[in-house]
C1' cells in the first nucleotide's frame, strides 16, 4: 500500500415566540418555577416481576428444550470451551441426544432402494446357425467392472484364491464399538488392546433426559344495586381426582379514582474473573398520557456532501415515536469517524 476480517461511536446543539401533558407555589382565575420519548419506545418471538385464583397439589392428555461448563431472577438468552464443515489465515456457520425398542419413508432415473427376479459385463453346461472362430438363445454361477442415482449392499491398496468372482482369506493402512491408561471440572483429545463390516433419514412418528398450571393491566383493587343457603354456583381458557370459597350476579372490555412509576433503574470509580457477570464505594431522579402531551415557527452554532473565486455558496443531517415493569432476540437505521486481527506484496 491493496485485498479481507471482527467491533465500535454516530442519532446536533443554544436562544427567543407561540401552544400542548403533568407537578409544585402563589394567587382567585390568572401568574410564577422546573419536567416531559428511544436505541431500537418498533415486531409481541422468548423469559421474569407484578396481579387474581390452593402460598398451585397429583395423573392424563397438549407442548417446549438438547454437546460441556459456567452466568443470571429467568430464559429458547448470554460467555468461555469441545467437535463437526468451510477459509491460506484472521474468522465464520452449526435444532450439536438415540437409527441394534418399534413403525414408517427413500422422488426422479435405474434390473434393484433394502437382506436385490442381474440390465450391460465376465464364467460354466445345454440347444440352434456353423468347418472353426464366432454369433443367437436357455438354465445356473457371478454384487469385481460398467451403466443410473443423493444414496446400490457400504472396506481402500496390494497379493493369494477362483471356472468366473468376491473380506472369500491374508498383509498394510483407515473406521466403528467396547475396554483401559493418561491429560481435562466437563465435553472431549492422545495412545493401547480386543471384537465388528447390512444404508440413509428422528427441522417423521418415535424413545430418553430435563422441564411448562391457567390467563394477562381490558390484570386486578375500591364502588354502586340486584339475589339467597344448594349433589347449586365458582376458583381452569384440555380431562379426571383432590382441594377450597359463602358467595354469585349485573353495572361493565365504563376509564372518573387506585393500580401508574424509585426500578434485577442511571452514571462513575476501585477490587474479582479470560469472558459473561459478580462485589463494594461515590453521584444522580430522569415521561407518565387514557385515543392518547411531548409540537410549529425564526435566528444563530455544529456534523458531513458538492462546487469554485479557499472562504464563501449550495445541498444534507436516519430509522422512528412511550401506554404496567423489567432482561434479552429479532428486524429498520443518512452522511461521516475510530479502533483490534487476518494475508499478500514492498522498503527498512
Nucleotide at each position: 500500500g491493496a485485498g479481507c476480517u471482527c467491533g465500535u461511536u454516530g442519532a446536533u446543539g443554544u436562544a427567543g415566540u407561540c401552544g400542548c401533558u403533568g407537578g409544585c407555589c402563589u394567587u382567585u382565575u390568572u401568574g410564577g418555577c422546573g419536567a416531559g420519548a428511544g436505541g431500537a419506545a418498533a415486531g409481541u418471538c422468548c423469559g421474569g416481576g407484578c396481579a387474581g385464583c390452593a402460598u398451585a397439589g397429583g395423573a392424563u392428555a397438549c407442548g417446549g428444550u438438547a454437546g460441556u461448563u459456567g452466568c443470571u431472577a429467568a430464559c429458547g438468552g448470554c460467555a468461555a470451551c469441545c467437535g463437526c464443515g468451510c477459509g491460506c489465515a484472521a474468522g465464520c456457520g452449526u435444532a450439536g441426544g438415540a437409527a441394534u425398542a418399534g413403525u414408517g419413508c427413500c422422488a426422479c432415473a435405474g434390473a434393484a432402494a433394502c437382506a436385490a427376479u442381474a440390465c450391460c459385463g465376465c464364467c460354466a453346461c445345454g440347444g440352434c446357425u456353423c468347418a472353426u472362430u464366432a454369433g443367437c438363445u436357455g438354465u445356473g454361477g457371478u454384487a469385481a467392472g460398467g451403466g443410473u442415482g443423493a444414496a446400490a449392499a457400504g472396506a481402500g491398496u496390494g497379493g493369494g484364491g477362483c471356472a468366473a468372482g468376491a473380506g472369500c482369506c491374508c498383509a498394510c493402512a483407515g473406521a466403528u464399538u467396547a475396554c483401559g491408561a493418561u491429560g481435562g471440572c466437563g465435553a472431549c483429545a492422545u495412545c493401547g488392546u480386543a471384537a465388528u463390516g447390512g444404508g440413509g433419514u428422528a427441522a417423521a412418528c418415535u424413545c430418553u433426559a430435563c422441564u411448562g398450571g391457567c390467563u394477562g393491566c381490558a390484570a386486578g383493587g375500591a364502588g354502586a344495586c340486584c339475589u339467597a343457603u344448594a349433589u347449586a354456583c365458582u376458583u381452569u381458557g384440555a380431562u379426571c381426582c383432590g382441594a377450597g370459597g359463602a358467595u354469585g350476579g349485573u353495572c361493565g372490555c365504563u376509564c372518573a379514582c387506585c393500580g401508574c412509576u424509585a426500578g434485577a433503574c442511571c452514571c462513575u470509580g476501585c477490587a474479582a474473573g479470560c469472558a459473561a457477570u459478580u462485589g463494594u464505594g461515590g453521584g444522580g431522579c430522569u415521561a407518565g398520557a387514557u385515543a392518547g402531551a411531548u409540537g410549529a415557527c425564526u435566528a444563530c452554532a455544529g456534523g458531513c456532501u458538492g462546487a469554485c473565486u479557499u472562504g464563501u455558496c449550495a445541498g444534507u443531517u436516519a430509522c422512528a415515536g412511550a401506554a404496567c415493569c423489567c432482561g434479552g432476540c429479532u428486524u429498520a437505521c443518512a452522511a461521516a469517524a475510530c479502533g483490534g486481527g487476518c494475508u499478500c506484496a514492498c522498503c527498512u